Model confidence (mean pLDDT): 83 of 100. A computed fold for a 514-nucleotide part of an RNA from an uncultured bacterium, annotated as small-subunit ribosomal RNA, 5' domain. The full RNA is in RNAcentral, with records from ENA and SILVA.
Context: one part of a larger RNA
RNA sequence: GACGAACGCUAGACGGCGUGCUUAACACAUGCAAGUCGAACGAGGUCCAACCAGUGGCAACACUGGGGAAGGCCUAGUGGCGAACGGGUGAGUAACACGUGAGGAACCUGCCCCGAAGACUGGGAGGCCGCGCGAAAGGGGAGCUAAUACCAGAUACCCUCCUACGGUCGCAUGGCCGUUUGAGGAAAGGUCCGCUGCUUCGGGAGGGGCUCGCGGCCUAUCAGCUUGUUGGUGGGGUAACGGCCCACCGAGGCGACGAUCCGUAGCUGGUCUGAGAGGACGAUCAGCCACACUGGGACUGAGACACGGCCCAGACUCCUACGGGAGGCAGCAGUGGGGGAUCUUGCGCUAAUGCGCGAAAGCGUGACGCAGCGACGCCGCGUGGGGGAUGAAGGCCCUCGGGUUGUAAACCCCUUUCGGCAGGGACGAAGCGAGAGUGACGGUACCUGCAGAAGAAGUCCCGGCUAACUACGUGCCAGCAGCCGCGGUAACACGUAGGGGACGAGCGUUGUCC
Numbered sequence: 001g002a003c004g005a006a007c008g009c010u011a012g013a014c015g016g017c018g019u020g021c022u023u024a025a026c027a028c029a030u031g032c033a034a035g036u037c038g039a040a041c042g043a044g045g046u047c048c049a050a051c052c053a054g055u056g057g058c059a060a061c062a063c064u065g066g067g068g069a070a071g072g073c074c075u076a077g078u079g080g081c082g083a084a085c086g087g088g089u090g091a092g093u094a095a096c097a098c099g100u101g102a103g104g105a106a107c108c109u110g111c112c113c114c115g116a117a118g119a120c121u122g123g124g125a126g127g128c129c130g131c132g133c134g135a136a137a138g139g140g141g142a143g144c145u146a147a148u149a150c151c152a153g154a155u156a157c158c159c160u161c162c163u164a165c166g167g168u169c170g171c172a173u174g175g176c177c178g179u180u181u182g183a184g185g186a187a188a189g190g191u192c193c194g195c196u197g198c199u200u201c202g203g204g205a206g207g208g209g210c211u212c213g214c215g216g217c218c219u220a221u222c223a224g225c226u227u228g229u230u231g232g233u234g235g236g237g238u239a240a241c242g243g244c245c246c247a248c249c250g251a252g253g254c255g256a257c258g259a260u261c262c263g264u265a266g267c268u269g270g271u272c273u274g275a276g277a278g279g280a281c282g283a284u285c286a287g288c289c290a291c292a293c294u295g296g297g298a299c300u301g302a303g304a305c306a307c308g309g310c311c312c313a314g315a316c317u318c319c320u321a322c323g324g325g326a327g328g329c330a331g332c333a334g335u336g337g338g339g340g341a342u343c344u345u346g347c348g349c350u351a352a353u354g355c356g357c358g359a360a361a362g363c364g365u366g367a368c369g370c371a372g373c374g375a376c377g378c379c380g381c382g383u384g385g386g387g388g389a390u391g392a393a394g395g396c397c398c399u400c401g402g403g404u405u406g407u408a409a410a411c412c413c414c415u416u417u418c419g420g421c422a423g424g425g426a427c428g429a430a431g432c433g434a435g436a437g438u439g440a441c442g443g444u445a446c447c448u449g450c451a452g453a454a455g456a457a458g459u460c461c462c463g464g465c466u467a468a469c470u471a472c473g474u475g476c477c478a479g480c481a482g483c484c485g486c487g488g489u490a491a492c493a494c495g496u497a498g499g500g501g502a503c504g505a506g507c508g509u510u511g512u513c514c
Base pairs, nucleotide, nucleotide: 001513002512003511005510006509007508008507009506014380015379016378017377018376019374020373021338026336027335028334030333031332032331035081036080037079040078041077043075044074045073046072047071051066052065053064054063055062056061088291089290090289098215099214100213101212102211103210107208108207109206112204113203114202115201116200117199118198120153121152122151123150128143131140133138158185159184160183161182164179165178166177167176168175169174189196190195217263224254225253226252229251230250231249232248233247234246235245236244266288267287268286269285270281271280272279273278293314294313295312296311297310316327317326318325319324344371346370347369348368353367354365355364356363357362384414385413386412387411394405395404396403397402418455420450421449422448423447424446428441431438432437458503459502460501461500462499463484464483465482469498470497471496472495473494479486480485
């Protein structure tokens, strides 16, 4: 000097911007954190016009009941997209995990953009409804039915594989282009008629998988390590290379340039310090990785081996009618516990930004925007300004003359920041909507006016280092202390007082790093 700090005293005066479980990756009550689309689809409910009946009326019509078109709204379901993002944590990991630079003759890619071609013909089910089982969670099954759900067939610009060949290129396994034989592969409609979706193929953008060089901890009181180990052949598997996996064959591979074992640790941009070189650290913000009660596994899918999905096992908790079930805050709040220590079960998304779905309106969003709490940090501001000597009183010291507190106060003149009260009152709004309109923050910031010095100062230190001294008390006691050291009767070092020094809404102490 620094800090995600803690502790003591003080303030609890204000504001702005940040920041806040460093420990138990301990256990979690409750609420919320991922939905959306009716312009993919069939049902059910509800509102409702015509119309029908009744009552009233001369009539227009009104009321009640039925009825249900188009359409609106609601509910669960089928289906689509999303749920692999966003948010959290740092346990594990010394590793191609990260950083940086490269590679592909070894790869994938939903949504988006560009281009080419296409979309023909058929078929059978859940839901529903009536019937059983179960305490529940949940599950069975006769009949009916829709689709952008599912299945079958046709077609193939094109794609994949197989057969044969040519050209060209490469260090090579071989790559690229073209021809040829055979086999296989598509589709979906909706609508407000503007559009929007569907299938196949080629390209792009962005994203991802894989490989390699180099770089960054400690210990040699760890010196040898290794059998799928190292390589080959053939095969399996993958989007893809590969002992990734398997069969067989060879006996290799790594290591003092530190293998292996142990310990520690997420990595980086950066942060702190330092003149620099360097050292230490990796909170907040950003990139990457890993994890989601513990261990294992796959399914779906463009993408996961999937935090708020599934299955199995385990520990724990809960419900039960004892047959059986349910759960996973390292999401946001919040609780217990641990600890020296770390916040509100807040408001809002027809406010902003972003994301998902939707043609859109819009819906959802504890992401996010705000507010709350904490002097935790940084910054700003105030607690008044000028005058005022006979140098008041009081306190302390004294050589008893006086000195000092001290222009300090009183007193006079003035100002009104901040806080208080009153009035006015935003930007953030672009977009969306036919229009009216639309701000959580918020009646906040800000502006104007009013009253009155009014409401606002402490903490540590004063022997030397180190800036600031006297008196009394105490008497190696009580105590102080970072080091040297003070205290045993005149203690500038202990305690108190007066005075002084430093910093100031803070000041000290402790811890850690340079």